Large-subunit ribosomal RNA, half B from a pig gut metagenome, 1142 nucleotides, folded computationally. The prediction has a mean pLDDT of 83. The RNAcentral record of the full RNA draws on MGnify.

Context: one part of a larger RNA
């Protein structure tokens, strides 16, 4: 200096994120003891009194112990020590007691009895397992299992649209299988064989329909109203319902430090209230609560060293000796400041300054100090886990078919056939005309009558007679399919029971993050988050092309059968005039006019010979080549005369292979469809494939990774990266700060006492940013403590100028960094705000000074909640509670002590020059003077004097603290076992205190009547007959520089001695880590012990006396006694040796 203790004057939480740490409190006994309250509590509440020893009396007992009373008795103090709750109000969370992250979270998380809701009837259901088998359970619905709430009180609203679950079965949709029909291939033909295809009837599943919130979850606007505010009311949209009880600036409230009381001197805090609830709300429970809590929060009360503001003291370390003896660390190292420089923060480069060698104690500013190939951020066509309505499988569950699988009965259902019945509306027609064919009759015995013929209506004519259609009802079937009860013989966990089902295989269909696998892109002035991506146009583009940026502007993913071809013919916009008109409109006519119009569209470039407008006739919006060129890293992409052919317009020459140009688009693979004199697996065929010609891409991430893909990670991991963020440096200097500068204007008047608009010019490098140059094999991040240091754009002090300066009080400017710049409340704060002070309560920089100094309140891991968002994992510059700070210092540096060297022949002394360093400050009162000023009110300069508190040094006479080898009291216990005397309990605990060593004490110091300047003010003065403080000359002038004062250091100087003198062993302290320093060494008081004194303490012991006894009283101010002083050689400093000297 640290660690563990110990004591402390006054004060008493002023420390601090916070009373952290520590003090205080503690035992028994008697009294006494609120609020609330689930009537147990709360409670040891809280707050008091008392406690030792002797004697005697009662109770008690066998005797004791124990207990109560009374009278003594000592002492600062009597649970004497040791062991041993501080309490008390309020609020939040959790009901308690308990678990939990072994090694940073004990929490409000997690259990928890207690509600609730679902599953499960026994070979339950779950739940392990490939099974067998097993838990459940040798249990049985008052039982087991899963899920959410979380004691106990008052409760627990409204919603069934969505998503989950149960549920019904009536329209629809659907797989394999299985029925049955067709078509294509084969074939001379046909049967078969063999390919694709279609219909019928079929499941669960979905889709419908119903329930279901203590299942997953939700739970609204607008606009207007009673004469201020408000809306009990109204009017409208939407909705599946619009948030009710209650609570609420909350662990929810952004704005926020919400207003308002309450606490305080002051409160970003705490409580109470109040509601514009960003973004509260009812078992993801609401909101209360009595008791609990090492939870969190404010307050108070006691106490204290936390602090003002530190002192002493022990003991261990540190240090120094002996012995034993690690680490990390290390390119080499001969390892200095300042400034500049430089991959942008230099021991190592430049300059410059400084500097003799070596050690020891310390100190942490740097060595971008050591440690850990950053965990933050981004990168990787890494990795891992998690979720999910990614994406694609499993695994499990559901159903459907066959197969294991059989006999047969009834009752049904559908379908088919068969037979019977009934039935069948267009308009016109008698009227309800199913169709076709016979047909002049039919009916009756017969005849009248009546229907029909005939006529009429209509596409078709009815009477009768046959056949035929279609619907509907009903019956019948050795028919087909099929449903439900029954049977027993397969099977079966087996006397029973169940039973063709079930299990178990193969097919098939649906469920499905239970499990796997995996994707989940790029650019990008870090990433995300927004945006962009391919094509055409102009600009940028620097006069050949060509050319970046998240430059500056815009289009395009077509359109036209004419808006293509050809022949012929025309000329446009605006604007003015006139007609018409109601009319400045449309429309006609005239004048005008190089293009201002037009060109399907974007912009550039054309275009009037018109590429622009019209009209006739057409299809060249042709096949089949193409020299030759442009432009591309390919791959594609342009332009193209001319050749063959058939063609269209023009009289003809010709012109035509789309469009005034220049966007209007996509390779490969795969599938499709026409067409083909192409291949045909013994051989003909045919499938199948080529080849022409065509469609299928918002493959828009547009040279396109699969047919098929989204998140989360703060539980995180690798790889890398200063290629690329956060801190801090660097450049920059818009932004921000401070200066000039030009005046419109206010300032009555007057631009510049003062303040200054629009504008303009610049400084430093303090905001907020820009860049992305060092640093990701680590350059520890806000605040606060310690400790600072520097600038000046001064906050006070001092000089000074102008003032819209009377005076006091002020404003503004100039010199000026010597010195000073408070304490507290809140709040993690930096800032701010309030409280009270003050001469002020500066403003910046120094890794936003300063974690190998210190703290960890915030920030920022890993645990919990609250709001909010998200289907979820999970997230949130929102909130809230918890939450490991390592490092023995080699070197520079600093601060301190030594050794040796120079120099001088060698030793002592005093002096000292140039350099360094430190110190510096200020208020108040009193006089002058109630003067000068001023109408009063107030009220000075200048001079001089006295005190204060601050800041520094130094000292212990006195006042205090401490004083662990002092003295004395006293508890327990053990030795001795009487007594005295000791040892042990923090020195056991109390009181007292010497020396010393302190501060709160007490002296002192903060300086002059020196010199030079600053800003300023002058004197005399010309150049320039004047003025003029300047030019010669003379001056004044600041807490400023210097001087001088205190320290350090030492070139020199002076004196003095001459083998002088040092050193080493030895005794020591006024010295001191260790060295040194200083005193002493026998001619000696250095040390010690010894005698006396002085201080401190406070009347030893023994004996006598007194008293039943504790005890008193006397010998006795005794007795003891550390540091102090004098004194005195008993003891130790004897001795010796080396250097001075080659």
């Nucleotide at each position: 200096u640290c660690a563990u203790a110990g004591u402390g004057a006054a004060g008493g939480a002023a420390c601090u994120c916070g009373g952290c740490a520590a003090a205080a409190u503690g035992a028994c006994u008697u009294c006494g003891u609120a609020a609330c309250u689930u009537c147990g509590g709360g409670a040891g509440a809280a707050g008091a009194a008392g406690u030792u020893c002797c004697u005697u009396a009662a109770a008690g007992u066998a005797a004791a112990a124990u207990u109560u009373a009374a009278g003594g008795a000592g002492g600062u103090a009597c649970a004497c020590a040791a062991u041993a709750g501080g309490g008390g109000g309020u609020a939040g969370c959790g009901a308690c007691u308990g678990u939990u992250u072994a090694a940073u979270a004990a929490a409000a998380a997690c259990a928890c009895a207690a509600g609730a809701c679902u599953a499960u009837g026994c070979c339950a259901a779950a739940u392990c397992g490939u099974a067998a088998g097993a838990u459940g359970a040798u249990g049985u619905a008052u039982a087991u299992g899963g899920u959410c709430u979380g004691a106990c009180a008052u409760c627990u609203g409204c919603c069934a649209a969505a998503u989950g679950c149960c549920g019904u079965g009536u329209a629809g949709u659907u797989a394999a299988a299985u029925u049955c029909a067709a078509a294509g291939g084969u074939u001379a033909a046909a049967u078969g064989c063999u390919u694709u295809u279609g219909a019928u009837a079929u499941a669960a599943g979905c889709a419908g329909c119903g329930g279901u919130u203590a299942a997953u979850g939700g739970c609204g606007g607008c606009c207007g109203u009673a004469u201020c505010u408000u809306g009990a009311c109204g009017g409208u949209c939407c909705u599946a319902a619009g948030g009710u009880a209650g609570c609420g600036a909350a662990a929810u409230u952004c704005c926020u430090u919400g207003u308002c009381a309450a606490u305080u001197a002051a409160u970003u805090g705490u409580u109470g209230a109040c509601g514009c609830g960003c973004a509260u709300g009812a078992a993801u429970g609401a909101u209360g609560u009595a008791a609990c809590g090492a939870c969190u929060u404010c307050c108070c009360c006691a106490c204290u060293g936390u602090c003002u503001c530190c002192a002493c003291u022990a003991u261990g370390a540190a240090c120094u000796c002996u012995u034993u003896g690690a680490a990390a660390u290390u390119g080499a190292a001969u390892u200095a400041u300042u400034c500049g420089u430089g991959a942008a923060g230099a021991u190592g480069c430049g300059a410059a300054u400084u500097g003799c060698a070596u050690a020891u104690g310390g100190c942490u500013a740097g060595a971008u100090g050591g440690u850990a190939a950053g965990u933050c951020c981004c990168u990787g066509u890494g990795c891992a886990c998690c979720u999910u309505u990614a994406c694609u499988a499993c695994a499990a569950g559901u159903u459907u078919a066959c197969a294991c699988u059989g006999a047969u009965u009834a009752c049904g259902a559908a379908u088919a056939u068969u037979g019977a019945a009934a039935u069948g509306u267009g308009u016109a027609g008698a009227a309800u005309a199913a169709g076709u064919g016979g047909g002049a009759g039919u009916c009756u015995a017969a005849a009248c009558a009546a229907c029909a013929a005939c006529a009429g209506u209509g596409a078709a004519a009815u009477a009768c007679c046959a056949c035929u259609c279609a619907u509907u009802u009903u019956a019948a079937u050795a028919a087909u399919u099929u449903g439900u009860a029954g049977c027993u013989a397969a099977c079966u966990a087996a006397a029973a029971g169940g039973a063709a089902a079930a299990c178990u295989g193969u097919a098939a269909a649906u469920u499905u993050g239970g499990u796997a696998g995996u994707u989940u892109g790029a650019c990008u002035g870090g990433g995300g988050c927004g945006g962009u991506a391919a094509c055409c146009u102009c600009c940028u583009a620097a006069a050949a092309a060509g050319u970046a940026a998240c430059g500056g502007a815009g289009g395009u993913a077509u359109a036209u059968a004419a808006a293509g071809g050809u022949a012929a013919a025309c000329u446009u916009a605006a604007a003015u005039u006139a007609u018409u008109u109601a009319g400045u409109a449309a429309a006609u006519a005239a004048u005008g006019a190089u293009a201002g119009a037009g060109u399907g569209u974007a912009a550039u470039g054309g275009c009037a010979u018109a590429a622009g407008u019209u009209u006739g006739c057409u299809u060249g919006a042709c096949u089949g080549u193409a020299a030759g060129a442009u432009u591309g890293a390919c791959a594609a992409a342009u332009c193209a005369a001319a050749c063959a052919g058939a063609a269209a317009c023009g009289a003809a020459a010709g012109u035509u292979g789309a469009u005034c140009a220049u966007a209007g688009u996509g390779a490969c693979c795969c599938g499709g469809u026409a067409g083909u004199u192409c291949u045909u697996u013994a051989u003909g065929g045919a499938a199948a494939g080529g080849c022409u010609a065509u469609c299928g891409a918002u493959c828009a991430a547009u040279g396109g990774a699969u047919a098929a893909a989204a998140g989360g990670u703060a539980c995180g991991c690798c790889a890398g990266g200063g290629a690329u963020a956060a801190c801090a440096g660097g450049c920059u200097g818009a932004u921000g700060a401070c200066u000039c500068u030009c005046u419109a204007g206010a300032g009555c008047c007057c631009a510049u006492a003062u303040c200054u608009a629009c504008g303009g010019a610049g400084u430093a490098g303090u905001u907020u940013g820009g860049c992305a140059c060092c640093u990701c094999g680590a350059u520890g991040u806000c605040g606060g403590c310690c400790c600072a240091u520097c600038a000046c754009a001064u906050c006070c002090u001092a000089g000074a100028g102008c003032u819209g300066u009377a005076g006091c009080a002020g404003g503004u400017u100039c010199u000026a960094a010597g010195g000073g710049u408070u304490u507290g409340a809140c709040u993690g704060u930096u800032c701010g705000u309030c409280a009270a002070u003050u001469a002020a309560a500066g403003u910046g920089g120094u890794a936003c000074g300063c974690g190998a100094g210190c703290u960890g309140g915030g920030u920022u891991u890993a645990a919990a909640a609250c709001g909010u968002c998200g289907u979820g994992a999970g997230a949130c510059a929102g909130u809230u509670u918890c939450g490991u700070u390592c490092c023995u210092a080699u070197c520079u540096a600093c601060c301190a002590u030594a050794u040796g060297u120079u120099u001088a022949a060698g030793a002592a002394a005093a002096a000292a020059a140039a350099g360094g360093a430190a110190a510096g400050a200020u208020a108040a009162u009193c006089u002058u003077a109630g003067u000068a000023c001023g109408a009063g009110a107030g009220g000075a300069c200048c001079a001089g004097a006295u005190u204060a508190g601050g800041u520094u040094g130094a000292u212990c006479a006195a006042u205090a603290g401490u004083g662990c080898a002092u003295c004395g009291g006293u508890u327990a216990u053990u030795u001795c076992u009487a007594c005295a005397a000791a040892g042990u309990a923090c020195a056991g605990c109390c009181g007292a205190g010497u020396a010393g060593c302190c501060a709160a004490a007490u002296c002192a110091a903060u300086a002059a009547u020196a010199a030079a300047u600053a800003a300023u003010u002058a004197c005399u003065g010309a150049a320039a007959g004047c003025a003029u403080a300047u030019a010669a000359g003379u001056a004044a002038g600041a807490a400023u520089u210097u001087u001088a004062u205190u320290c350090c250091u030492a070139a020199u100087u002076u004196u003095u001695c001459u083998a002088a003198a040092a050193a080493a062993u030895g005794u020591a302290a006024a010295a001191g880590a260790c060295u040194a320093u200083u005193a002493c060494g026998u001619u000696a008081a250095u040390a010690g012990g010894c005698u006396u004194a002085u201080a401190g303490u406070g009347u030893a012991a023994g004996c006598a006396u007194g008293g039943u006894a504790a005890c008193a009283u006397g010998u006795u101010g005794a007795g003891c006694u550390u540091a102090u002083a004098a004194g005195u050689a008993c003891u130790a400093a004897u001795u010796u040796u080396u250097u001075g000297a080659u």